[in-house]
Context: one part of a larger RNA
RNA sequence: GGCAAUGAGUGAAUGCCUUGGCGAUAUCAGGCGAUGAAGGACGUGACAAGCUGCGAUAAGCUUCGGGGAGUGGCACAUACACUGUGAUCCGGAGAUGUCCGAAUGGGGAAACCCAACAGGUGUAAUGGUAAUGACCUGUUCGUAGGCAUUGAAUUCAUAGAUGUCUAUGGCGAACCCGCUGAAUUGAAACAUCUCAGUAAGCGGAGGAGAAGAAAGCGAAUGCGAUUCCCUUAGUAGUGGCGAACGAAGGGGGAGAAGCCUAAACCUUUGAAAUUUAUUUCAGGGGGGUUGUAGGAGCCCAAUAUUGGAUGGCAGAUGAUAGAAGAAUCCUUUGGAAAGAGGAGCCAGAGAAGGUGAAAGCCCUGUAGUCGAAAUCAGAAGCCACCAUAGGGAAUUCCUGAGUAGCACGGGACACGUGAAACCUCGUGUGAAUCUACGCAGACCAUUGCGUAAGGCUAAAUACUCGAUAUCGACCGAUAGUGAACUAGUACCGUGAGGGAAAGGUGAAAAGCACUCCGUGAGGAGAAUGAAAAAGUACCUGAAACUCAUUGCCU
Numbered sequence: 001g002g003c004a005a006u007g008a009g010u011g012a013a014u015g016c017c018u019u020g021g022c023g024a025u026a027u028c029a030g031g032c033g034a035u036g037a038a039g040g041a042c043g044u045g046a047c048a049a050g051c052u053g054c055g056a057u058a059a060g061c062u063u064c065g066g067g068g069a070g071u072g073g074c075a076c077a078u079a080c081a082c083u084g085u086g087a088u089c090c091g092g093a094g095a096u097g098u099c100c101g102a103a104u105g106g107g108g109a110a111a112c113c114c115a116a117c118a119g120g121u122g123u124a125a126u127g128g129u130a131a132u133g134a135c136c137u138g139u140u141c142g143u144a145g146g147c148a149u150u151g152a153a154u155u156c157a158u159a160g161a162u163g164u165c166u167a168u169g170g171c172g173a174a175c176c177c178g179c180u181g182a183a184u185u186g187a188a189a190c191a192u193c194u195c196a197g198u199a200a201g202c203g204g205a206g207g208a209g210a211a212g213a214a215a216g217c218g219a220a221u222g223c224g225a226u227u228c229c230c231u232u233a234g235u236a237g238u239g240g241c242g243a244a245c246g247a248a249g250g251g252g253g254a255g256a257a258g259c260c261u262a263a264a265c266c267u268u269u270g271a272a273a274u275u276u277a278u279u280u281c282a283g284g285g286g287g288g289u290u291g292u293a294g295g296a297g298c299c300c301a302a303u304a305u306u307g308g309a310u311g312g313c314a315g316a317u318g319a320u321a322g323a324a325g326a327a328u329c330c331u332u333u334g335g336a337a338a339g340a341g342g343a344g345c346c347a348g349a350g351a352a353g354g355u356g357a358a359a360g361c362c363c364u365g366u367a368g369u370c371g372a373a374a375u376c377a378g379a380a381g382c383c384a385c386c387a388u389a390g391g392g393a394a395u396u397c398c399u400g401a402g403u404a405g406c407a408c409g410g411g412a413c414a415c416g417u418g419a420a421a422c423c424u425c426g427u428g429u430g431a432a433u434c435u436a437c438g439c440a441g442a443c444c445a446u447u448g449c450g451u452a453a454g455g456c457u458a459a460a461u462a463c464u465c466g467a468u469a470u471c472g473a474c475c476g477a478u479a480g481u482g483a484a485c486u487a488g489u490a491c492c493g494u495g496a497g498g499g500a501a502a503g504g505u506g507a508a509a510a511g512c513a514c515u516c517c518g519u520g521a522g523g524a525g526a527a528u529g530a531a532a533a534a535g536u537a538c539c540u541g542a543a544a545c546u547c548a549u550u551g552c553c554u
Stems, first nucleotide, its partner, number of pairs: 001553009015539001016504002020475002022472007029464002031171002039100003042055003046078001050074002061094006070082003105114003115140007141169010175206001176204004186193001190240001216223002227254005237245002258456003261400001265286009291434001293399004298392003306387003310384004317377004322370002328343005344361002346350001352364003405429007415441001436451005491498002511538001514525004
């Protein structure tokens, strides 16, 4: 020096565990905010650095319920307190709630600085007086709309100003609607095309949103608002006819709900004009609302029927604490019994968790049952209110105009300009008025279908920041969330931003009194414990690596 064995150390794998995650189902909730949010800063404890809670009333105050013996958060020590006159704790409703933040009196480098006005408190040491300073409370932001008072150039007026009332501003995971709108990519290059009206940006709304009661579909013996699902169908089509894009009618389901205006006509208020009889304009009430055309006007008949998505009352039931809840003992092994042996019992309960190993009958629970002072949700029902009908004759009036259509230029339709309709936007032009108008994929005829240029509308559909309950051939600390632990922390970066590592003594601290060696760290005894080869560098404790001893070889 090598090899082997043994014993130690180092080291952290592995095994076991789970406080944390991940996914899903059902029900709920679907918002919070000028009554100051979300999120923070700074404070707040006997001692208090962090987290949690709270706000100068500061780990809390009041009250109403629950509950019933201990309690003063994580957090295990000391001190001091509270508590059957019911604490701590749980739930309902309140009070307080510094400063910043939409931040809103002005400013500002967030958590700071400086005000004005109104009201109030109040000033020691001697007495008096008033004021200032000080302190407390309140008001003072922008925008939009309504109303009132004022009010220029400029007579009326208007702009503007002032006051007052109402609304609004900001935040929030996805879902929804609108505006704006890429590129990587694919086409095996690339330009039309595709990715894609996607991502991103902006605006807006709600628990859903959007759409929606045919100027529809498209050829059926026709259907009859919208939305969603299955299918039709990767079909018909579109397409450098490349890559690729990709319907609809129909059929089967989910869910079903329909309505209100404008106008004609009648009436009324105000203003203006005027030939004094009306006309015009603005507003209110009645009327009226459709395609088999309907309505007004004229005539006749009638007060019934059927509903409501409106307001209120009501309050079954439910939510937010909870209550009670069956049935086991002995022996034995062991540190410990729930194990084993023996003998029993309950079961509308043999789900689960805990207890010194593996418990239906020890504890918490579970099945079934019961429960609310307060707040919230809320079915039936009741009341109010509102809506709702027919026939005839006749053909005078009305039925949404810078609209429809057309031209040019775009967009969107599965449809890339194509034979390109329909829908829609910009510019220009510009109708008809029911013997009317639009559509049925150029266009024309015929035949059909519908009635634009005003508006509202539940359900079926989408989503899950969040609450409750339950589940998993999901993970088990290099996994599962980045985060099981003071985690979006420490740390890095000027910043946008990036972003960790880190779980386990034991049943119970019983956490090693005392002695010895050592400056100490540490160790040896002793003691605790089932175990200390469980000693807080703590379960198990592999390997690499290191050391020691022994044997063999050189």
Large-subunit ribosomal RNA, domain I from a Puniceicoccales bacterium, 554 nucleotides, folded computationally. Its Rfam family is "Bacterial large subunit ribosomal RNA". The family has 102 seed sequences and 51,934 matches in Rfam 15.1. NCBI's taxonomy places the organism under Bacteria, Pseudomonadati, Verrucomicrobiota, Opitutia, Puniceicoccales. The sequence was found in a public genome assembly. Model confidence (mean pLDDT): 83 of 100.